A computed fold for a 266-nucleotide RNA from a bacterium, annotated as Bacterial large signal recognition particle RNA. It is recorded under the gene name ffs.
[in-house]
RNA sequence: GGGUGCUAGGUGGGGAGCCAGCGGUGCCCUGUCACCCGCAAUCCGCUUCAGCGGGGCCGAUGCCUCGGUGAGGCUCACCGCCUUUCGAAAUUCUUCUGCGAUCCGGUGUUGAAGUCCGGGUCUCGUGCAAGGGUGUCGCGCUUAACCCCGUCAGAUCCGAGAGGAAGCAGCGGUCGGCGAUGAUAUUCUGUGCCGCGGGGUUGCCUGGGUGGAGCCGGGCGCAUGCGGGAUUUCGACUGGUCAGGAGGUCGAGUCGGGGUGCACCC
Numbered sequence: 001g002g003g004u005g006c007u008a009g010g011u012g013g014g015g016a017g018c019c020a021g022c023g024g025u026g027c028c029c030u031g032u033c034a035c036c037c038g039c040a041a042u043c044c045g046c047u048u049c050a051g052c053g054g055g056g057c058c059g060a061u062g063c064c065u066c067g068g069u070g071a072g073g074c075u076c077a078c079c080g081c082c083u084u085u086c087g088a089a090a091u092u093c094u095u096c097u098g099c100g101a102u103c104c105g106g107u108g109u110u111g112a113a114g115u116c117c118g119g120g121u122c123u124c125g126u127g128c129a130a131g132g133g134u135g136u137c138g139c140g141c142u143u144a145a146c147c148c149c150g151u152c153a154g155a156u157c158c159g160a161g162a163g164g165a166a167g168c169a170g171c172g173g174u175c176g177g178c179g180a181u182g183a184u185a186u187u188c189u190g191u192g193c194c195g196c197g198g199g200g201u202u203g204c205c206u207g208g209g210u211g212g213a214g215c216c217g218g219g220c221g222c223a224u225g226c227g228g229g230a231u232u233u234c235g236a237c238u239g240g241u242c243a244g245g246a247g248g249u250c251g252a253g254u255c256g257g258g259g260u261g262c263a264c265c266c
Base pairs, nucleotide, nucleotide: 001266002265003264004263005262006261009058010057011056012030013029014028015027020047021046022045023044024043035055036054037053038052039051063259064258065257066256067255068254069253072250073249074248075247078245079244080241081240082239085236086235087234088233089232090231091230092229093228094227096225097223098222099221100220103218104217105216106215107214114210115209116208117207118206119205120204121203122199123198124197125196126195127194128192129191130189131188132187133186134185135184136183137182139179140178141177142176148173149172150171151170156165157164158163
């Protein structure tokens, strides 16, 4: 160096997720020379040599290891960007208020502002009226088969008789029932251009006295004050963003270096 038979090993790898952890099914990336069957997400199988069970193939190289590069994944603790809420500042708009000068309109010597005295609207009590309820009295009608009253024909009972007794119907009444209306008492009110008394108020309406020339509204300008809105900037805070940056982490693939067993025969 070659051959035969073995053994270790290989027959894809990785990320996130799940998990105490590892591997697998499922998702994603990479990649192909890269076996088959069964199991599996309210999972499946295992325990650091960490899928299990069964069957096949290759077999010391398509193996192991170190370094570079690197698809892709993860990470918002840092920077950037966006964002919730709050605060501050600036600008601007605006309600109200005040001031200014002038303009317009209205009103005012048939009396403005101001000031004084009343009235109404408000509220409490009460009277009257209206309407309703209830009670009492009066009126009318009706009504007690007996168990209400009076009078009681007939009939009944007692008596020799005179006479007497109880008593239905009828009649008259009473209790009860009903009715309309009148009087009266009491009570109620989402009733009243009603009366009386008390309280209260200045907002509105209104009368009178005093006063003797302003008053009201609109437009314009200014102001600061208060309030409100919008925009921008800054700060704090909340959340998002790695289809932003830096950093960290895992890392397929690829490139380079190193290593590579046992037995027998030639």
Its mean pLDDT, the model's own confidence on a scale to 100, is 75. Rfam family: Bacterial large signal recognition particle RNA. Rfam classes the family as a non-coding RNA gene.